[in-house]
This is a predicted structure of a 1495-nucleotide RNA (small-subunit ribosomal RNA) from an uncultured bacterium. It matches the Rfam family "Bacterial small subunit ribosomal RNA". Its family is annotated with structural constituent of ribosome and ribosome in the Gene Ontology. The RNAcentral record of the sequence draws on ENA and Greengenes.

RNA sequence: AGAGUUUGAUCCUGGCUCAGGAUGAACGCUGGCGGCGUGCCUAACACAUGCAAGUCGAGCGAGGACUUCGGUCCUAGCGGCGGACGGGGGAGUAACGCGUGGGUAAUCUGCCUCAGGGUGAGUAACGCGUGGGCAACCUGGCCCAUACAAAGGGAUAGCCACUGGAAACGGUGAUUAAUACCUUAUGAGUCGGUAGUCUCGCAUGAGACAGCCGACAAAGAUUUAUCGGUAUGGGAUGGGCCCGCGUUUGAUUAGCUAGUUGGUGAGGUAACGGCUCACCAAGGCGACGAUGGGUAGCCGACCUGAGAGGGUGAUCGGCCACACUGGAACUGAGACACGGUCCAGACUCCUACGGGAGGCAGCAGUGGGGAAUAUUGCACAAUGGGCGCAAGCCUGAUGCAGCAACGCCGCGUGAGCGAUGAAGGCCUUCGGGUCGUAAAGCUCUGUCCUCAAGGAAGAAUUUUGACGGUACUUGAGGAGGAAGCCCCGGCUAACUACGUGCCAGCAGCCGCGGUAAUACGUAGGGGGCUAGCGUUAUCCGGAAUUACUGGGCGUAAAGGGUGCGUAGGUGGCCCAACAAGUCAGAGGUGAAAGGCUACGGCUCAACCGUAGUAAGCCUUUGAAACUGUAGGGCUUGAGUGCAGGAGAGGAAAGUAGAAUUCCCAGUGUAGCGGUGAAAUGCGUAGAUAUUGGGAGGAAUACCAGUUGCGAAGGCGGCUUUCUGGACUGUAACUGACACUGAGGCACGAAAGCGUGGGGAGCGAACAGGAUUAGAUACCCUGGUAGUCCACGCCGUAAACGAUGAGUACUAGGUGUCGGGGGUUACCCCCCUCGGUGCCGCAGCUAACGCAUUAAGUACUCCGCCUGGGAAGUACGCUCGCAAGAGUGAAACUCAAAGGAAUUGACGGGGACCCGCACAAGCAGCGGAGCAUGUGGUUUAAUUCGAAGCAACGCGAAGAACCUUACCUAGGCUUGACAUCCCUCAGACCGGUCCUUAACCGGACCCUUCCCUUCGGGGACUGAGGUGACAGGUGGUGCAUGGUUGUCGUCAGCUCGUGUCGUGAGAUGUUGGGUUAAGUCCCGCAACGAGCGCAACCCUUAUCAUUAGUUGCCAGCGGGUAAUGCCGGGAACUCUAAUGAGACUGCCGGGGAUAACUCGGAGGAAGGUGGGGACGACGUCAAAUCAUCAUGCCCCUUAUGUCUUGGGCUACACACGUGCUACAAUGGCCGGUACAAAGGGCUGCAAACCCGCAAGGGGGAGCGAAUCCCAUAAAGCCGGUCUCAGUUCGGAUCGUGGGCUGCAACCCGCCCACGUGAAGCCGGAGUUGCUAGUAAUCGCGAAUCAGCAUGUCGCGGUGAAUGCGUUCCCGGGUCUUGUACACACCGCCCGUCACACCAUGGGAGUUGGGAGCGCCCGAAGCCAGUGAGCUAACCGCAAGGAGGCAGCUGUCGAAGGCGAGAUCAAUGACUGGGGUGAAGUCGUAACAAGGUAACC
Repeated sequence: AGAGUUUGAUCCUGGCUCAGGAUGAACGCUGGCGGCGUGCCUAACACAUGCAAGUCGAGCGAGGACUUCGGUCCUAGCGGCGGACGGGGGAGUAACGCGUGGGUAAUCUGCCUCAGGGUGAGUAACGCGUGGGCAACCUGGCCCAUACAAAGGGAUAGCCACUGGAAACGGUGAUUAAUACCUUAUGAGUCGGUAGUCUCGCAUGAGACAGCCGACAAAGAUUUAUCGGUAUGGGAUGGGCCCGCGUUUGAUUAGCUAGUUGGUGAGGUAACGGCUCACCAAGGCGACGAUGGGUAGCCGACCUGAGAGGGUGAUCGGCCACACUGGAACUGAGACACGGUCCAGACUCCUACGGGAGGCAGCAGUGGGGAAUAUUGCACAAUGGGCGCAAGCCUGAUGCAGCAACGCCGCGUGAGCGAUGAAGGCCUUCGGGUCGUAAAGCUCUGUCCUCAAGGAAGAAUUUUGACGGUACUUGAGGAGGAAGCCCCGGCUAACUACGUGCCAGCAGCCGCGGUAAUACGUAGGGGGCUAGCGUUAUCCGGAAUUACUGGGCGUAAAGGGUGCGUAGGUGGCCCAACAAGUCAGAGGUGAAAGGCUACGGCUCAACCGUAGUAAGCCUUUGAAACUGUAGGGCUUGAGUGCAGGAGAGGAAAGUAGAAUUCCCAGUGUAGCGGUGAAAUGCGUAGAUAUUGGGAGGAAUACCAGUUGCGAAGGCGGCUUUCUGGACUGUAACUGACACUGAGGCACGAAAGCGUGGGGAGCGAACAGGAUUAGAUACCCUGGUAGUCCACGCCGUAAACGAUGAGUACUAGGUGUCGGGGGUUACCCCCCUCGGUGCCGCAGCUAACGCAUUAAGUACUCCGCCUGGGAAGUACGCUCGCAAGAGUGAAACUCAAAGGAAUUGACGGGGACCCGCACAAGCAGCGGAGCAUGUGGUUUAAUUCGAAGCAACGCGAAGAACCUUACCUAGGCUUGACAUCCCUCAGACCGGUCCUUAACCGGACCCUUCCCUUCGGGGACUGAGGUGACAGGUGGUGCAUGGUUGUCGUCAGCUCGUGUCGUGAGAUGUUGGGUUAAGUCCCGCAACGAGCGCAACCCUUAUCAUUAGUUGCCAGCGGGUAAUGCCGGGAACUCUAAUGAGACUGCCGGGGAUAACUCGGAGGAAGGUGGGGACGACGUCAAAUCAUCAUGCCCCUUAUGUCUUGGGCUACACACGUGCUACAAUGGCCGGUACAAAGGGCUGCAAACCCGCAAGGGGGAGCGAAUCCCAUAAAGCCGGUCUCAGUUCGGAUCGUGGGCUGCAACCCGCCCACGUGAAGCCGGAGUUGCUAGUAAUCGCGAAUCAGCAUGUCGCGGUGAAUGCGUUCCCGGGUCUUGUACACACCGCCCGUCACACCAUGGGAGUUGGGAGCGCCCGAAGCCAGUGAGCUAACCGCAAGGAGGCAGCUGUCGAAGGCGAGAUCAAUGACUGGGGUGAAGUCGUAACAAGGUAACC
């Protein structure tokens, strides 16, 4: 510090996810030791049992026990204290601590030590934090000071007696004491009243002094050391109260408040105060968020983070609150009191039923709840606390121990050597690799461990150690007892095998798994951490993803529809002043602990100790630049005045012409209208058309313009009236009066609503006609609301520049509108202000783009955004007559949704171009019969493959057996075929016989090679045996190689360097021409290059040269009936080798002077001359595992192999490709002419003979320019047929033959004779072909024993048409749109049906918390009363004072009744939403998406 994930790829936006750290944790697997910490986060749920607060006999009487009679000890009670349980100060310093008092010889002691425990329910508060205030207060114990303690008195508990009750607990009588209680005295003094003097203060006021009047104290004990008592003042400590600032969430909580706010007076309190009361006034709080709701103890701190922040509030420490729930007071210095009291309530327990008792949120412990949290331990030894003079007692505070890997820290599970790299596991290309120096083995060590011995510090002056026989030390023993967990597709370190086969499963995100899974499970190996490792949960981080530091708003989420304006925020220049902000210095505080730094102590560390160190707040002194405040001034911001011109700015009234429609009349006649085409509709009752007259409503052609005006919405004939704003000029006036603007107010298209008018045209709804599969649409004919006017609502729009307002600054160029100035005869031109457009630099931007009219650079203010969907929905509230508008969620669900740009692909987008693509032609196919292939069907089998073009006369250049893969039946099992091993025999081969359907099986005959040391060995063959293996046309062409088809012989496909772009990419390759061509030329940020094109190759067309047999024969000679037959020739043809030739080379026109093109000449050939071979990058998971090869899987007496027979040849039918025809451009008969290219020894076969013929006999010649196949046919000449199902056509069938072959039955070909079917030119549709082509005619070859209408070749005869590119198909280039990228056979929307999930409404039902009104009214305080009772004082007495009980009243908890609001749960039914494998109906959107889309 980042990474993964949207896309074919890219950049951006944006969410989701991961890597880090942390925890009072829990769960899974595992677990050796020690130290230090931590340990009910849930039920503030209920609690058995024990303990957690007592002490003092030096306050008192009394009782009891013991006694050495000296006394000692114990205790219930009265009494006291405690039970309310504590911050800091010294302290300033380099350091030694300092001060005061007392005692002491030094020295010691006191103040003095860090103050019990639990819990977090409640509380949003002066509760807490921080800083102040009290002139408005209290303070036990402690310290200091001053002054005192005199004289009396009456009771009471205990005890005793009697007595009630089950108990708890009492009652009556008698009697007794005090440091208990009471009266009086004294008053240094305090307090109250009263009238003064002085000093001081921020107000009330405070202090000091002195006068008078009134009130107020005390306690003793004693061992004589001492400890206590009272009053007052001071100190210290602790507390109380008040205030500034800070302190959670939501406005779908906006108004709250009657003791409420203030005053006067009184009461009350330690004290101020509506704290309480009476009276008076009507205030107080709130958008700077009152009130009500939810949540929550606050802080020091802790976690995280670079920080700012965010989260948390366990342990430790401070404060607060609470003590079963609610209320209340008493006592006291202090409480409204956890282990006190009273009352009420709920619960539990005891009971003799009459009554009583209790409160673990103290420490242990129990039940319960829960994912989850410990021992009913030891000790007061230490540190503290209470009481006490003290000894001491008490102390579940505390110190320790126990349990728990809950956390942090430390240690160990051994170390060294050790290669035949052991065995074994795993993998393997079978060679090896790896676990791996790892093990074994050898040599050592002893941390932990075990045993034994010693043994602390912690204790301060005496005593005293729970921990603990612990830490630690020493000795001995022995590698013995001590390693797991997670992960290994990417992120993210780490890979193989097997199993599984979208199953089982994994998964934090992306995603893995459908037969070769590094992603599942297991194993081997590896990586990480380690007594732990993973998972889950939560928090921070990464996340600049709430942005103060530090984000945005044209198109990604996001500018309010527009203006005016309130609060608020912000604000021009100059002068002097103040000092709130600001800056600087000093002081106080900032507790301790914690953090950080340094040093130190436990062996280290964790842990602990010592020292230093911070923001903030407060006080104070100063500064005055900036902001602010108050004052004075200025004119440039803003406004006013004056002078002008421009304008569809607004409102009202009036008015004009054109047009539509309607009405009336005339002319006129059969149609009009409408559409893609029609129909509905109108019209003979006279339409449409046309002429004249009239009515009525609405809108204003031309001008008209990216012209103008307005804040926006918006505004368009003309005239008048009223009226708003802007602009220019001038510089007279005011003197910052400004900008923005939450709420608020106003305006606000269209549609819609209300009332009343109006209604020509248009026109939702509706009706009809069409279209269509349907058509509730698009089109047509009608047509109501509405559109128009007046008044009133509504308040929304893609209300858009998708761009808030204002100010300033930052290159230009060029239009245009309205002014002004200069110049000018005019037209121009220059300067300037305001508006409105385009282009463009810097800059900005993700890009597109913006660019003085900013989306640039800055400032001010407002509004808004924070993933997609659910949803602008639900609920609530406000507004509205309604429609609806405004505000505006959540559950749930997804890992994306999006923006811009790129490359493709596609479009019922565009432009250009090409192709037998269309068109123009010729011949066909589709109809018939037959051949052949396919589908289907059939079958024991009809083997398999090929499937739009690009399967279908295809693999198959040839299925009777074989082939053959299929079926039936019968055999074989190391096999029909290969290699290796063992044994035996011998060549092999060949021939005969038996058996069999055949193979198989059996017998017989014939028959050996090489070397030799003669033992034998080798080669080869056969048989037998054993196992490795053979074999498979079995599967997978979607595991593959190779080969092939296709787009397509289309002109394309790329690269290097450079340049442009953030990038994908672009450029080049686009553009202007041109070409068959990315062919070439020109231009150009490109310059070059490669694969393709073309050329080079073959063939054909012309010529030359060479050569001249088997081919040729012009001239010469010979010969024949005739023939290159012979001599000879080498001219010609030809053969076959080498060359030439054609290159737009030449001329002219066009073109740009180019490329090129048109025409011409010459030429055998002219613009690639014709044809062929040759097929770029790639596409189709195209075809082929059955040509071959091959991974994996499968079969192994069978899915192998051999054989017989059958099948591949079936036949209702459908399709493809062909052949033959339908005839006279023909058929038949006769005669006659001219090829090319091939093949031939297992062959082609002549002559001759036989047969009507197929063919047979025969066998010359020829391994072929020599011989043979081999007569070419159409053609030409002659004859015949005469338009008929024929002398067309030949299917089918019969008979008889021929050939091949072991064999023609299933199932071959041919011949002859006879038979003579369909068919008279073929529907929709569809194919080929542009010249030696189509058409037509025959010939040959491969395969092959035989079998050709197929295929591949060859030549003969030999056309027609092409205007042209609108359309169909295919292709190329450029461009455009895109929501497509599996790429239009794409994507995708909504209803319906089914399942599941969450949610809204819902007659209601149930429950909770809070408040309001009324009733009742406990305890208790207060007030009143007090007839009953009454010790202290007064009084001789009677009686009085005072007190108590009782009663009454106000307040008052719980309870009761009632009406509402609110939250939650639930509810028949119901609404929409989300998700889901597949379903139904349509086709809305994305291309002009087929009616442009959207609001």